[in-house]
RNA sequence: CGAAAGGCCGCAGGUGAGGAAAGUCCGGGCUUCAUAGGGCAGGAUGCCGGAUAACGUCCGGUGGAGGUGACUCCAAGGCUAGUGCAACAGAAAUAAACCGCCUGAAUUUUCAGGUAAGGGUGGAAAGGCAGUGUAAGAGACUACCGCCCGUCUGGUAACAGAGGGGGCAUAUGUAAACCCCAUCCGAAGCAAGACCGAAUAAAAACAUUGUGGCUGCCCGUCACGUUUUAGGUGGGUCGCUUGAACCUAUUGGCAACAGUAGGUCUGGAUAGAUGAACAUUCACGACAUAACCCGGCUUAUCGUUUU
Numbered sequence: 001c002g003a004a005a006g007g008c009c010g011c012a013g014g015u016g017a018g019g020a021a022a023g024u025c026c027g028g029g030c031u032u033c034a035u036a037g038g039g040c041a042g043g044a045u046g047c048c049g050g051a052u053a054a055c056g057u058c059c060g061g062u063g064g065a066g067g068u069g070a071c072u073c074c075a076a077g078g079c080u081a082g083u084g085c086a087a088c089a090g091a092a093a094u095a096a097a098c099c100g101c102c103u104g105a106a107u108u109u110u111c112a113g114g115u116a117a118g119g120g121u122g123g124a125a126a127g128g129c130a131g132u133g134u135a136a137g138a139g140a141c142u143a144c145c146g147c148c149c150g151u152c153u154g155g156u157a158a159c160a161g162a163g164g165g166g167g168c169a170u171a172u173g174u175a176a177a178c179c180c181c182a183u184c185c186g187a188a189g190c191a192a193g194a195c196c197g198a199a200u201a202a203a204a205a206c207a208u209u210g211u212g213g214c215u216g217c218c219c220g221u222c223a224c225g226u227u228u229u230a231g232g233u234g235g236g237u238c239g240c241u242u243g244a245a246c247c248u249a250u251u252g253g254c255a256a257c258a259g260u261a262g263g264u265c266u267g268g269a270u271a272g273a274u275g276a277a278c279a280u281u282c283a284c285g286a287c288a289u290a291a292c293c294c295g296g297c298u299u300a301u302c303g304u305u306u307u
Stems, first nucleotide, its partner, number of pairs: 001010002018287001022298002025296005030189004037219004042185005047061005062076001063074004077180002082178002084174003098119002100115006127145002130142003146168001147166003151162004193238004202229005210224005245264008
């Protein structure tokens, strides 16, 4: 296109599995609830800035850790709001005395008081280190650090640097412990959902003061039925592929990426397309072959490039 009109049929043309199609770990598009919401619970993320439709992703930076280095990694807010946990060892793990030191008494043994600087235990012992001071010691005091409060300079910011004040019951670690703080999050899912054709068989229970749907709950809202038993339809179409698409060039940007111009159209299967048999050749062939679609992450792996 023809015939047909649920579709099956014939002819012609085009195209013909990935970079991971795997995992189903995140984010969406789309459909229905539904005309749409609020709260509680629950969950996720967690330094700053940017990219993106969005994200738990990506880019850049800050801080920290590892490495000789190129670089790599981070579940990176708060322990000074509260609660909890820290086995064993050790005297003691929320405030302590085993050894030691000092003072007094005793002189066989030891007893009383002071101390937490030294030693031991441990991953962690009354912030660290060096002095003054003391009977011996101790932030008791001083300097430098740590911590807290606040100022100035640079930076969009995280943060970095420089000063000032405070002697500190704020006494170690732990928040991928409970928790606090900030931000975000409807549910179910293409077997969603809509339509055509064809066939069939009902019965019982509850009920508008109710039942059922919308997440787990409540409010609110929608529908008029809901549940159980049994039966019919093993059919077909749409959804179903033009998309937040891909390629090239150029502009902006450190980059992720965005704009502009030009070009390309690339599966829509449904027991399922790259099949079966024979012969030959070689480069000897990794992981592996779509089912609504897209952006990531993770895993497997041939080859190329860089360090």

Bacterial RNase P class A from uncultured Bariatricus sp., 307 nucleotides, folded computationally. The source organism's lineage runs through Bacteria, Bacillati, Clostridia, Lachnospiraceae and Bariatricus. Of the family's consensus pairs, 99% are formed in the model. The sequence is in RNAcentral, with records from MGnify.